[in-house]
Context: one part of a larger RNA
RNA sequence: UGCAUAUGAUGGAUGCCUUGGCAAUAGGAGGCGAUGAAGGACGUGUAAGUCUGCGAAAAGCUUCGGGGAGCUGACAAGAAGCUUUGAUCCGGAGAUGUCCGAAUGGGGGAACCCACCUUGCUCGCAAGGUAUCACUUUCUGAAUUCAUAGGAAAGUGAGGCGAACCUGGGGAACUGAAACAUCUAAGUACCCAGAGGAAAAGAAAUCAACCGAGAUUCUGUUAGUAGUGGCGAACGAAAGCGGAUCAGCCCUGCAUCCAAAAAUCAGUUUAUGUUAGAAGAAGAGUCUGGAAAGGCUCGCCGAAGAGGGUGAUAGCCCCGUAUUCGAAAACAUAAAUUGGUGGGGAUGCGAUGAGUAGGUCGGGACACGAGAAAUCCUGACUGAAUAUGGGGGGACCAUCCUCCAAGGCUAAAUACUACCUAUUGACCGAUAGUGAACUAGUACCGUGAGGGAAAGGUGAAAAGAACCUCUGUUAGAGGAGUGAAAUAGAAUCUGAAAUCAUAUGCAU
Numbered sequence: 001u002g003c004a005u006a007u008g009a010u011g012g013a014u015g016c017c018u019u020g021g022c023a024a025u026a027g028g029a030g031g032c033g034a035u036g037a038a039g040g041a042c043g044u045g046u047a048a049g050u051c052u053g054c055g056a057a058a059a060g061c062u063u064c065g066g067g068g069a070g071c072u073g074a075c076a077a078g079a080a081g082c083u084u085u086g087a088u089c090c091g092g093a094g095a096u097g098u099c100c101g102a103a104u105g106g107g108g109g110a111a112c113c114c115a116c117c118u119u120g121c122u123c124g125c126a127a128g129g130u131a132u133c134a135c136u137u138u139c140u141g142a143a144u145u146c147a148u149a150g151g152a153a154a155g156u157g158a159g160g161c162g163a164a165c166c167u168g169g170g171g172a173a174c175u176g177a178a179a180c181a182u183c184u185a186a187g188u189a190c191c192c193a194g195a196g197g198a199a200a201a202g203a204a205a206u207c208a209a210c211c212g213a214g215a216u217u218c219u220g221u222u223a224g225u226a227g228u229g230g231c232g233a234a235c236g237a238a239a240g241c242g243g244a245u246c247a248g249c250c251c252u253g254c255a256u257c258c259a260a261a262a263a264u265c266a267g268u269u270u271a272u273g274u275u276a277g278a279a280g281a282a283g284a285g286u287c288u289g290g291a292a293a294g295g296c297u298c299g300c301c302g303a304a305g306a307g308g309g310u311g312a313u314a315g316c317c318c319c320g321u322a323u324u325c326g327a328a329a330a331c332a333u334a335a336a337u338u339g340g341u342g343g344g345g346a347u348g349c350g351a352u353g354a355g356u357a358g359g360u361c362g363g364g365a366c367a368c369g370a371g372a373a374a375u376c377c378u379g380a381c382u383g384a385a386u387a388u389g390g391g392g393g394g395a396c397c398a399u400c401c402u403c404c405a406a407g408g409c410u411a412a413a414u415a416c417u418a419c420c421u422a423u424u425g426a427c428c429g430a431u432a433g434u435g436a437a438c439u440a441g442u443a444c445c446g447u448g449a450g451g452g453a454a455a456g457g458u459g460a461a462a463a464g465a466a467c468c469u470c471u472g473u474u475a476g477a478g479g480a481g482u483g484a485a486a487u488a489g490a491a492u493c494u495g496a497a498a499u500c501a502u503a504u505g506c507a508u
Stems, first nucleotide, its partner, number of pairs: 001507009015493001016457002020428002022425007029417002031161002039100003042055003046078001049075003061094006070082003105114003115130007132158009165196001166194005176183001180230001206213002217244005227235002248409003251353001253349006263341013277325003283298005299316002301305001307319003358382008368394001389404005444451002464492001467479004
């Protein structure tokens, strides 16, 4: 030095586990905000720090319910206290709620600076008010007589945030066409505005085809069809049929008659549900073991043998589960009823949405790229008829059929899930699953926009090693002790490999 065996060191794979994730199903909820939100800053404890809670009334206050023996949130122990005169805890309602933030008295480099007015009094404090815009009302009021502009006050409303879904206004490029320009990607991404629990659409100037249907929306099919298309790449219907769900109405007039309808708001009552909860069956012995829930023996309950925990695997030990019951208060939904707003039905006569329809030019939308191009929207210029009328039926004309534009409202079937409750998984199990099972959008990086980790496991129970020895030791080790186990010793379950060391044997 090599090989082999053994024992260790290092290292943290693997196995097992799960506090955390992921995906769904059912139901709920679908908003919060000037009564100051979302989100923060700073405080607040016996206590230095971080998290959680809370706000100078500060891990809390009041009250109404529940509950019944312990409690003073976590890391995290101690000290000092509270509690059957009912604490802690859970739920409803209320009070308090610093400063910033739409932030709104003015300013400002967010969490800071500086004011004015009114009222009160203990006289320097307290409470309240003072933003802008829109609408309404009132007062005032120029050039300029009336008036108007302007100014002032009061009342009401708005503003900002929020995951996706929705409507509208704008609107790319990469890419594909094997290059590229029409085209495609795509009306996508993205930006802006606005709304709701859904939104949008919606009761035919619709389709159809000589038969007829009868608002809208969603869906299967029709169908990758008819078509469009540098007829390239590619784009791509509709009627009809089958389903889901179904609901129809109002304004613009007069007269007569009959009648107080629907809807909506508020109160009351009832019912159901939500926000705390309550009751809830049935097992012993023995063996092994550190421990019984395991083995053996003999029982029991079951409308409960879902699940979890307990020193190994428990229907009968604990929490629960099946089932049954429960609300002072608040909220939701439904019905009834009362009151307010509101204005219903029938008949007769009448009326029928003009710078509109259409046209020309230029664009856009329709599956349809200007095409033979109907239909819809409209920037410019034009411009009808009036039911004896008008639109459409894919150039256009006639016949025929069908409908009535230029006003408005409308549930359901449909889309989505930040959030709450319950449940599920041929989903993950710590290099996985969220970036995050832990002080995680933290540490750290970047001027900034932004980027963005690593890091779980002693044991059933801390019983977490008194005491002694070595040593310069808050290092480490050996005894002793605990424990079933300490090669479970806090660098802690298991403890692979690479790598290193020691001992022994063999070879050189």

The part of an RNA shown here (large-subunit ribosomal RNA, domain I) has 508 nucleotides and comes from Candidatus Synchoanobacter obligatus. The organism belongs to Candidatus Synchoanobacter, within Bacteria. Rfam family: Bacterial large subunit ribosomal RNA. Its family is annotated with ribosome and structural constituent of ribosome in the Gene Ontology.